The part of an RNA shown here (small-subunit ribosomal RNA, 5' domain) has 486 nucleotides and comes from an uncultured prokaryote. Model confidence (mean pLDDT): 84 of 100. Rfam family: Bacterial small subunit ribosomal RNA. The full RNA is in RNAcentral, with records from ENA.
Context: one part of a larger RNA
RNA sequence: GAACGAACGCUGGCGGCAGGCCUAACACAUGCAAGUCGAACGCUCUCUUCGGAGAGAGUGGCGCACGGGUGUGGCGCACGGGUGAGUAACGCGUGGGAACCUACCAUUGAGUACGGAACAACCCAGGGAAACUUGGGCUAAUACCGUAUACGCCCUACGGGGGAAAGAUUUAUCGCACAAUGAUGGGCCCGCGUUGGAUUAGGUAGUUGGUGAGGUCAUGGCUCACCAAGCCUACGAUCCAUAGCUGGUUUGAGAGAAUGAUCAGCCACACUGGGACUGAGACACGGCCCAGACUCCUACGGGAGGCAGCAGUGGGGAAUAUUGGACAAUGGGGGCAACCCUGAUCCAGCAAUGCCGCGUGUAUGAAGAAGGCCUUAGGGUUGUAAAGUACUUUCAACGGUGACGAUGAUGACGGUAGCCGUAGAAGAAGCCCCGGCUAACUCCGUCCCAGCAGCCGCGGUAAUACGGAGGGGGCAAGCGUUGUUC
Numbered sequence: 001g002a003a004c005g006a007a008c009g010c011u012g013g014c015g016g017c018a019g020g021c022c023u024a025a026c027a028c029a030u031g032c033a034a035g036u037c038g039a040a041c042g043c044u045c046u047c048u049u050c051g052g053a054g055a056g057a058g059u060g061g062c063g064c065a066c067g068g069g070u071g072u073g074g075c076g077c078a079c080g081g082g083u084g085a086g087u088a089a090c091g092c093g094u095g096g097g098a099a100c101c102u103a104c105c106a107u108u109g110a111g112u113a114c115g116g117a118a119c120a121a122c123c124c125a126g127g128g129a130a131a132c133u134u135g136g137g138c139u140a141a142u143a144c145c146g147u148a149u150a151c152g153c154c155c156u157a158c159g160g161g162g163g164a165a166a167g168a169u170u171u172a173u174c175g176c177a178c179a180a181u182g183a184u185g186g187g188c189c190c191g192c193g194u195u196g197g198a199u200u201a202g203g204u205a206g207u208u209g210g211u212g213a214g215g216u217c218a219u220g221g222c223u224c225a226c227c228a229a230g231c232c233u234a235c236g237a238u239c240c241a242u243a244g245c246u247g248g249u250u251u252g253a254g255a256g257a258a259u260g261a262u263c264a265g266c267c268a269c270a271c272u273g274g275g276a277c278u279g280a281g282a283c284a285c286g287g288c289c290c291a292g293a294c295u296c297c298u299a300c301g302g303g304a305g306g307c308a309g310c311a312g313u314g315g316g317g318a319a320u321a322u323u324g325g326a327c328a329a330u331g332g333g334g335g336c337a338a339c340c341c342u343g344a345u346c347c348a349g350c351a352a353u354g355c356c357g358c359g360u361g362u363a364u365g366a367a368g369a370a371g372g373c374c375u376u377a378g379g380g381u382u383g384u385a386a387a388g389u390a391c392u393u394u395c396a397a398c399g400g401u402g403a404c405g406a407u408g409a410u411g412a413c414g415g416u417a418g419c420c421g422u423a424g425a426a427g428a429a430g431c432c433c434c435g436g437c438u439a440a441c442u443c444c445g446u447c448c449c450a451g452c453a454g455c456c457g458c459g460g461u462a463a464u465a466c467g468g469a470g471g472g473g474g475c476a477a478g479c480g481u482u483g484u485u486c
Stems, first nucleotide, its partner, number of pairs: 001486004006482005013358006020350001021316001026314003030311003035075003040072006050063001082269003091194007100186002105182005111176002113147004122137006153162003167174003195241003202232003207229008244266004248259004271292005294305004322348001324347003330344001331342004361391004371382004395427001397422005405413001430475005435456003441470005451458002
C1' cells in the first nucleotide's frame, strides 16, 4: 500500500447492488418448511338440483351429479433447503478403465386374454389416563394371487425349462406389461497430485496372495473354508496433531504466499452410537427399530420429542437481521386438466457491513466588517470566508400520474421505479493528524507531573511531540483504532 463475512470509538443526508452467528455440530417455546391424485377404489356426511311414486302439502327412503372427511391404492417424500462435526481418504482434483444399475423421459418392436382369494375403511364387542390397541363380521380396486400366451428376454447338461399385464373416463385420450436402444443420474477400479511432526521406526493374521464357494446391480478378502507366507516401510510405513476438497478468493510485476464467507461442483453429517425395512434410488434431516444422554406428559401402569430447514428464544461471544409478503415470475412434486403444495425462489424489513453513485448549493461580493487568534502594537491572519445582491432546485419533502417484469389471462414487489408539477438555500459534515519517517505551526496551561507513543523517542519552567485554543494538512458519509493475510 492492498484486502476483509470484521469488531470498537466518534460522526451520520439519499440511492443502487451485494453480503450479514467466523464463537456453542450448545439447548430449544411457538408457527410454517411435502404433498398430491375422485380420470385407480370402497364407505360415510352435508347442501342444492333433477327424476320416479303421490290429488296436493309435510315427512321418510332410493338413484345421479358436485363438494368435504376417512381408509385402501399410485407417484413424490433419496429432489430442493441446512451445516462442516467427522474425514489426510480413491474424500477431492485431473486423466483413464471394466465387471454394472438407472423410476420418470425419448425411439422402436410385440402385447394388454381368462379367472380367484383376501385386507383396511365400515359395523359389532372390548382394553387404556393417554399414546394407542385387541377380537369377530362385511366389502371394492390400477392392492394381492393363479392360469393362458411370449418376436425378442432369462437359465441350460442344447434334450429342454422359466417368466407379464390394469384398467379409467367427458370417447378423445391417459395408462399397464415385456424387450431393445438412447438420454440422464449413479455404483466400482486404477495412474498422478493433495498439511505438519522422526522428541512417532518399525507396522500388519483376513494381514498378503492362490483355489473353491457365498454375497452384491457389479469387480474384489467384501465374507467364509482350505493352502502358501507373504504385504507396507527412510522415495517416511505406523502413530500423533491439524483440516471438508475443488473451481476460485486476497495479495504480488511475476514466481509465489495465504485462504476456501457469499456463488458453483463433489463429499460427509442430521441429538449420540448401532441396525436394517421400503424402494429404481436411502441404510433415509422434518421415516422405522434398538441402546444412551437430555427435555416434556402421566391416573405411575406407560407414553412423546429431536430447528446443522425459514423466522424466532435462551446461552456463548468483540460480533452478525423479521416469529414479514407472495406463489406474480423462475424452478420443483402430484394431477388429463382445472388446480393444490412449495420459508426452494422472488420480494419487502433491520444495521453505513462493503462497493459504487449523488447531495449538503451556484455566481457575485473589500468597508478586506464584527468577533477570534497572533503581534515587533504598525499590523498580520481567519478571508470572498460571512453578511449583502442575483440565481438554481439535484437529492429529500408535498400534490398528481404511473410502469417493464405478463407473447391471451394472472403482479407479492407497489401506488414502488419513472414522469409531471409546487415551495424554498431551504432538511443534510464529520473524523483523524500537524517532532522525523509523513502533507501540515503558533500561543497558553502543565513541568519526568498529568500524559503521548507504530519505530526513533517526547515531558525535570520558554514542549511545533502532553492538554486546550487559533491556524493548517489529509480523507470524506465517513474517519480513525484493533485484529488477520499478502